[in-house]
RNA sequence: UGAGUAAACUGGGCAGCCGCGGAAGUGUACUGCUUUCGAGGAAAGUCCGAGCUCCGCAGGGCAGGGUGCUGGGUAACGCCCAGUGGGGGUGACCCUAAGGAAAGUGCCACAGAAAAAAACCGCCCUCCACUCCCUGGAGAGGUAAGGGUGCAACGGUGCGGUAAGAGCGCACCAGGAGCCGGGUGACCGGCUUGCUAGGUAAACCCCACCCGGAGCAAGACCGAAUAGGAGGGAGAUGAUGUUGCCCGCUGAAUCCCUCGGGUGUGAGUCGCUGGAGACGCCAGGCAACUGGAGCCCUAGAUAGAUGGCUGCCGCUCCUAAAGGGAGAACAGAACUCGGCUUACAGGUUUGCUCAUGCG
Numbered sequence: 001u002g003a004g005u006a007a008a009c010u011g012g013g014c015a016g017c018c019g020c021g022g023a024a025g026u027g028u029a030c031u032g033c034u035u036u037c038g039a040g041g042a043a044a045g046u047c048c049g050a051g052c053u054c055c056g057c058a059g060g061g062c063a064g065g066g067u068g069c070u071g072g073g074u075a076a077c078g079c080c081c082a083g084u085g086g087g088g089g090u091g092a093c094c095c096u097a098a099g100g101a102a103a104g105u106g107c108c109a110c111a112g113a114a115a116a117a118a119a120c121c122g123c124c125c126u127c128c129a130c131u132c133c134c135u136g137g138a139g140a141g142g143u144a145a146g147g148g149u150g151c152a153a154c155g156g157u158g159c160g161g162u163a164a165g166a167g168c169g170c171a172c173c174a175g176g177a178g179c180c181g182g183g184u185g186a187c188c189g190g191c192u193u194g195c196u197a198g199g200u201a202a203a204c205c206c207c208a209c210c211c212g213g214a215g216c217a218a219g220a221c222c223g224a225a226u227a228g229g230a231g232g233g234a235g236a237u238g239a240u241g242u243u244g245c246c247c248g249c250u251g252a253a254u255c256c257c258u259c260g261g262g263u264g265u266g267a268g269u270c271g272c273u274g275g276a277g278a279c280g281c282c283a284g285g286c287a288a289c290u291g292g293a294g295c296c297c298u299a300g301a302u303a304g305a306u307g308g309c310u311g312c313c314g315c316u317c318c319u320a321a322a323g324g325g326a327g328a329a330c331a332g333a334a335c336u337c338g339g340c341u342u343a344c345a346g347g348u349u350u351g352c353u354c355a356u357g358c359g
Base pairs, nucleotide, nucleotide: 001355002354003353004352005351006350007349008348009347010346012313013312014311015310016309017308018307020038021037022036023035024034025033026032040330044341045340047339048338049337050336051335052215053214054213055212059247060246061245062244064211065210066209067208068207069083070082071081072080073079084098085096086095087094088093099206100205104204105203106200107199108198120147121146122143123142124141125139126138127137128136129135155173156172157171158170159169160168174196175195176193177192178191179190180189181188182187219270220269221268222266229259230258231257232256233255234254241249242248277296279294281292282291283290284289315327316326317325318324319323
């Protein structure tokens, strides 16, 4: 210098004018004035996990759903960190739903004899024709070495061995099992042993662990407020609720459907934002994260505020240097957090790798 890899950050700035929402203060109480605060890294998708609220007790069984290498972190998680095994890359580094296939069942297109405990061709042996060779026939004889099919053919390669063959014997390689050693563990290393019957569990299934339901339109309050009324139906022979079902529990002036109607300051008040909170510091830890002391308060609307204009500067592009012109990512709170995923113009920074050149 070029190419790459991993990660972090930023997401225009300043000033003026006009406008909008919240809070506090103030006054002439009108919807005025003053002060102050007012979107994001994803506020998004609503995909996981929680807090909080209610039902009610959350008990049992069945069904169903989720997770799936190990250790750790956390309020919790399907998240994060550190590792292990496998795969890719020259490398930095990246990817990985990665338990069980001798519990059982199913499936494996086409091709092929055969897709699981396989003789189609071939090879060998025995008998017969014809004594031998050759050739042909027969065998409920052997053989998985060779050919062929296939993504996949009953561990692989070689030597020996044999009638031909075969872990039948041996050497090396792949795997399994046993023992020893290391590691908390996944697992790794060594030695011994011929032990070697395919794949598929993002097929059913088995195993281990987890899961009560509904959600801020939760729910509470004021108010005549699930009021009161009419008709029909069900109900202590158990309505309703509780989990999809059963048991169990609950235990009713109730429940369901239809009709018609009323009140009003209602788009009422609370929940509603101070919290597993933000910031830097110290300590522990490889890290995720945790602890400590300090300091700060940082949206809360309800048809829904957070905007517009002007000037200067910065950035990018065009033009001809001065000057002029044009442009500005994704998007946008709605109970709150922790994650994940997805979208994102441009810019900044750092670690590392490879190649080349120069010293």
A computed fold for a 359-nucleotide RNA from a Bacillota bacterium, annotated as Bacterial RNase P class A. It matches the Rfam family "Bacterial RNase P class A". The family's RNA type in Rfam is ribozyme. On this family, see Frank and Pace, Annu Rev Biochem 1998: "Ribonuclease P: unity and diversity in a tRNA processing ribozyme". Its family is annotated with tRNA processing, ribonuclease P activity and dimeric ribonuclease P complex in the Gene Ontology. Rfam's curators write: Ribonuclease P (RNase P) is a ubiquitous endoribonuclease, found in archaea, bacteria and eukarya as well as chloroplasts and mitochondria. The coordinates come from a structure-prediction model, not an experiment, and the mean pLDDT is 77.